[in-house]
RNA sequence: GAUGAACGCUGGCGGCGUGCUUAACACAUGCAAGUCGAACGGAACUCUAUGGAACAAGUUUUCGGACAAGGGAAGUAGACGUUUAGUGGCGGACGGGUGAGUAACGCGUGAGGAACCUGCCUUGGAGAGGGGAAUAACGUCUGGAAACGGACGCUAAUACCGCAUGAUGCAAUUAAAUCGCAUGGUUUGAUUGCCAAAGAUUUAUCGCUCUGAGAUGGCCUCGCGUCUGAUUAGCUAGUUGGUAGGGUAACGGCCUACCAAGGCAUCGAUCAGUAGCCGGACUGAGAGGUUGACCGGCCACAUUGGGACUGAGAUACGGCCCAGACUCCUACGGGAGGCAGCAGUGGGGAAUAUUGGGCAAUGGGCGCAAGCCUGACCCAGCAACGCCGCGUGAAGGAAGAAGGCUUUCGGGUUGUAAACUUCUUUUAAGAGGGAAGAUAAUGACGGUACCUCUUGAAUAAGCCACGGCUAACUACGUGCCAGCAGCCGCGGUAAUACGUAGUGGCAAGCGUUAUCCGGAUUUACUGGGUGUAAAGGGCGUGUAGGCGGGAUUGCAAGUCAGAUGUGAAAUUUCGGAGCUCAACUCCGAACGUGCAUUUGAAACUGCGAUUCUUGAGUGAUGGAGAGGCAAGCGGAAUUCCGUGUGUAGCGGUGAAAUCCGUAGAGAUCGGGAGGAACAUCAGUGGCGAAGGCGGCUAUCUGGCACUAUACUGACGCUGAGGUGCGAAAGCGUGGGUAUCAAACAGGAUUAGAUACCCUGGUAGUCCACGCUGUAAACGAUGGAUACUAGGUGCCGGGGGCUCGACUCUCGGUGCCGUAGCUAACGCGUUAAGUAUCCCGCCUGGGGAGUACGGUCGCAAGGCUGAAACUCAAAGAAAUUGACGGGGGCCCGCACAAGCGGUGGAGUAUGUGGUUUAAUUCGAUGCAACGCGAAGAACCUUACCUAGGCUUGACAUCCGGGGAACUCUCCCGAAAAGGAGAGGUGCACUUCGGUGAACCCCGAGACAGGUGCUGCAUGGCUGUCGUCAGCUCGUGCCGUGAGGUGUUUGGUUAAGUCCAGCAACGAGCGCAACCCCUGUCAUUAGUUGCCAACAGGUAAAGCUGUGCACUCUAAUGAUACUGCUGUGGUCAACACAGAGGAAGGUGGGGACGACGUCAAGUCAUCAUGGCCCUUACGCCUAGGGCUACACACGUACUACAAUGGCGCGCACAAAGGGCAGCGAGACCGCGAGGUGGAGCCAAUCCCAAAAAACGCGUCCCAGUCCGGAUUGCAGUCUGCAACUCGACUGCAUGAAGUCGGAAUCGCUAGUAAUUCUGGAUCAGCAUGCCAGGGUGAAUGCGUUCCCGGGCCUUGUACACACCGCCCGUCACACCACGAAAGUUGGUUUUACCCGACACCUGUGAGCUAACCGCAAGGAGGCAGCAGUCUACGGUAGGGCCGAUGAUUGGGGUG
Repeated sequence: GAUGAACGCUGGCGGCGUGCUUAACACAUGCAAGUCGAACGGAACUCUAUGGAACAAGUUUUCGGACAAGGGAAGUAGACGUUUAGUGGCGGACGGGUGAGUAACGCGUGAGGAACCUGCCUUGGAGAGGGGAAUAACGUCUGGAAACGGACGCUAAUACCGCAUGAUGCAAUUAAAUCGCAUGGUUUGAUUGCCAAAGAUUUAUCGCUCUGAGAUGGCCUCGCGUCUGAUUAGCUAGUUGGUAGGGUAACGGCCUACCAAGGCAUCGAUCAGUAGCCGGACUGAGAGGUUGACCGGCCACAUUGGGACUGAGAUACGGCCCAGACUCCUACGGGAGGCAGCAGUGGGGAAUAUUGGGCAAUGGGCGCAAGCCUGACCCAGCAACGCCGCGUGAAGGAAGAAGGCUUUCGGGUUGUAAACUUCUUUUAAGAGGGAAGAUAAUGACGGUACCUCUUGAAUAAGCCACGGCUAACUACGUGCCAGCAGCCGCGGUAAUACGUAGUGGCAAGCGUUAUCCGGAUUUACUGGGUGUAAAGGGCGUGUAGGCGGGAUUGCAAGUCAGAUGUGAAAUUUCGGAGCUCAACUCCGAACGUGCAUUUGAAACUGCGAUUCUUGAGUGAUGGAGAGGCAAGCGGAAUUCCGUGUGUAGCGGUGAAAUCCGUAGAGAUCGGGAGGAACAUCAGUGGCGAAGGCGGCUAUCUGGCACUAUACUGACGCUGAGGUGCGAAAGCGUGGGUAUCAAACAGGAUUAGAUACCCUGGUAGUCCACGCUGUAAACGAUGGAUACUAGGUGCCGGGGGCUCGACUCUCGGUGCCGUAGCUAACGCGUUAAGUAUCCCGCCUGGGGAGUACGGUCGCAAGGCUGAAACUCAAAGAAAUUGACGGGGGCCCGCACAAGCGGUGGAGUAUGUGGUUUAAUUCGAUGCAACGCGAAGAACCUUACCUAGGCUUGACAUCCGGGGAACUCUCCCGAAAAGGAGAGGUGCACUUCGGUGAACCCCGAGACAGGUGCUGCAUGGCUGUCGUCAGCUCGUGCCGUGAGGUGUUUGGUUAAGUCCAGCAACGAGCGCAACCCCUGUCAUUAGUUGCCAACAGGUAAAGCUGUGCACUCUAAUGAUACUGCUGUGGUCAACACAGAGGAAGGUGGGGACGACGUCAAGUCAUCAUGGCCCUUACGCCUAGGGCUACACACGUACUACAAUGGCGCGCACAAAGGGCAGCGAGACCGCGAGGUGGAGCCAAUCCCAAAAAACGCGUCCCAGUCCGGAUUGCAGUCUGCAACUCGACUGCAUGAAGUCGGAAUCGCUAGUAAUUCUGGAUCAGCAUGCCAGGGUGAAUGCGUUCCCGGGCCUUGUACACACCGCCCGUCACACCACGAAAGUUGGUUUUACCCGACACCUGUGAGCUAACCGCAAGGAGGCAGCAGUCUACGGUAGGGCCGAUGAUUGGGGUG
């Protein structure tokens, strides 16, 4: 885009179309094929004529009757009358329906019929004489329920039958001419034989018979085209052909008899499946693909199967016969029926209409005609089923109303939309007029189309979408729920994806589903591929086939051009026309790319002929080679056997053990046996088609290259099938067996070890013959030919010269590389380049190279080779990372070398766990655990219990009152509550008051939350890591991701520097700049200092003077590989040295790139969202955070003699101090107390430094070590030390004797050891931060462990190795295979039965026409028999399904 559609929601009008795609399922009812009286005899009715009955008004009467208009019956005759059952004619073979069957001359297209038929129609020719016999109807009788008959009798014809006539007719024979592709045809002539007829009606026709031609319609034959399957490869007996006959309109095995053995098929027979075919329709740029509703052409069918009859035509939808199934009627004896005609019903289904009107038009049948019939047809009805058109209002209208939604709170949006004003009337409703369709009449549609008038905005809008594809984004709700989804995928508390509101699109429709084409060059003819993505056959040889070198010439099959015929109409396209437009309809043209015939052309292909040598081949000389087959020979080695020598091990491994060995191994000397393989040479060397081929010798034998030319003359290339070869393993038979070695055994390893390792060891490995036929059979690259830069090796042959490290050339084999190609990698004269030819193969992954079938094989198995189901990927190449029990280089207390620890004890502290009313919360590998916490008795405090408050403990605003505030008492655990007393301030003032701050009362906005989310966040922090990295601009390279720079060679602590380089520069990091420290100088000289001078003390910078020194604290200097030497690329730099306080960043600190870990923190703070609001907020008391069977981390103290204790006696630095540090003095054993000098501090105080050192003692022990625990007594802080502080004294005196596996820190003023101070703090450090004192050992080195950096490599990883991922097992579901069987469909073979009908034979029974005087005959019929045969039956096959206990693998979770 499309549809004969369906479904969901919705629905105003008109026009034109379309409407059972399913059950070719079954059908009630009505209608769909009749007509002709001008073919015929009857019948009925009507009328006319004739006839005149019954009756009879009336007249008359002798009353007995008579006459009688009228009336018109029966009968007779007739009609131009009407109707018609029957006979007869024509039509029921058309029209209408359906698509079951059919893969076929069925259809399409083009030819042929010299092998044919054709009613009605047109046009010619000729004719219609004279007879005959019946039979329906009808009548009588009669059977049956009915349908339907039977017997007898009568009758007509355009019904039926002879006879005559008849050729230009037909048939046979024959002669001549002429034509044709053959059989043969046509024309003319002769002879013989044969065949016709019907009338009707009234004047004009319509019929009838024979015959010629035409037209129309049909029949038959042929070329070409016409779906899928080879897991269908062979099929066929009337089969193929011939002869003869039969049959037909006609050819023909169409049928029969006989003869022959053919015919079809890989160019796909046969079989199976599916299907009506076409014009066309849909789609597409086209080529194509799909389709065959409506309309038109052809075919087939008519309940299923079979059969013929009639006829011009049928093997007949609304005819016949038989058989089967089904339905109906029945009196049970028998009968009737066929909607795939139009309506309609049931059923099936997602689904498809009225039991309508009319023959007015068009067309058909019959008829002379009038006319009759016509569910063909024309109309109407139903359905948004489709296409087309119209409408649901138009113009104005900003206070941009209200309401809704949203918001950054300003607004924005809905939105000129509405309201409101003016206008219009398509549509609608009502009324009036009123067609064409109809050349004279006739109109179902229809009072319809159309026109006019009136009314009044009046009657008329929905559906889907809004994450991307794809036009349209926000809010709310929901919270992996509800749901969406075409694909990717959304939804787990901020959803543009769910639902709603708002927006976009289309619009009387809009979406969904289904199907087809397109996009899809994704089956590639146009127009694809095959080294690695799917895909080159393992390799030759060669059949069919395809393709094929140069020249000349002929032909004209292909090819090209012209002409002719055909390619129906409709459709389509273009031009025009008609309905108001359009859809629709009409006219004209084009198109229909095709087929056939014909006339030409001759370049190319082809075919024929002649010729050539360059492709191909043959011959010649030498040549290289693991080419092949078979035979012989050889040495080294392994193993084994026997002898000697000789003694205790050997062997094996990471280490071992099994094994061998004192019965003598291994080792060694020489001897022997046997089998297998051939070291060195040996080489990206050689040969071969591939597999493959390796000692030597000779025989046989295949191929190859070169050289020189001689010969043949396209002999060529490829190659479906076929056929041969084909590693290893394997199989069969028979040998052989030294080594090695599946299986197997033992030993190890291991959690296990059916493995890797070891010791043994059988098939096998070897040979002969046969089979197997596969490999990563690989260059993952089929073969052939030609062309397209080079360079450099190697192998073989040849030529030249100057004879060489020379050069030219042919063939082979490698590497590099240009153009070009390629997705890239790469290929690149040995193509994966440029072209041609031929073959094989591919078409998403899995299922699966599986199943079934076939075939080959002894088997193993090979070849061929699916589907269901399932996934949205699977894959290739390259890129950046990450990772590796990959590689290279390098670094770090990373290891190593050392020193000291932890892990064991006791205690402290933190954590887990447990407990609890609560033990508040957070931190959890490194990077949580003496962490937040620089200090929980109350407070802190967030937790628990209890008592209380509700605008609140705290902020802002409003109203009223009061200054604020202070003190006392009662109740209470306190908070809270109650009572009383004191007290009036400041600013302004019109003296009434008002205002600021503060307090109380009241109302509501609000406060408040250590409630949740660190995975919504900011900020801050940790970590990799003070590791040396991380990037950018421009340029260049690459299709791109990206690379280059940043790699490389050196060097460094360093991406530090140097050199080189398609890079050149730059930024954040490194370093430096900053601070401390080490040296010096300058300045300054108190509170610091004291060398000199003076004074002075018990002593003392104590005092004066001084500022030299120390020191203090400010400024500056110094160090830069600067200098020398050596090495190094004349580099960077390294090493050594000098000088120097310091030497190669002097030592230390601060400083932390791009980023990683959804790292940590909502409980520092801030903050989005959510939650609580007489409580999750606030106040108070008490309790808890301090619990304790345990486990872990971090520390302290120890275990002692390098020590403890006692006494004596030195030397610091850095800090702190006014709610403070607190001296001297006194008291206390002590903690401490009394007291208060001095000090806001280089001045005073804390303050004693300690280890060290000297002397003494202890003498190796649970001690004179160690100090836990506990008792008693105290001190201090504080409202308060019970839970729960620190300290002191006395007493007590636990574990512990150096610590398992494991593990931590440290490279120099470091570790170790030793004291000191500070923050927090009322009090409370074994913690933390800081300071000095004493002061080591070791570093070979980078193999290993850990972490890191750079380069490189592999990768199936990318939430990135804590990755990815394989198989079994268990469970659930799904589809499939096998299976004893069971069951259905279809097809087929043999046989049995054998209806109806045709045909053949028979026909003793019956028999109108003709012949015959008659008898009888001719002819016909019944009956019977036979051939054939439908249905049916029996037995057996083939194929396809369904189902089946059980079983097998597969898929998904």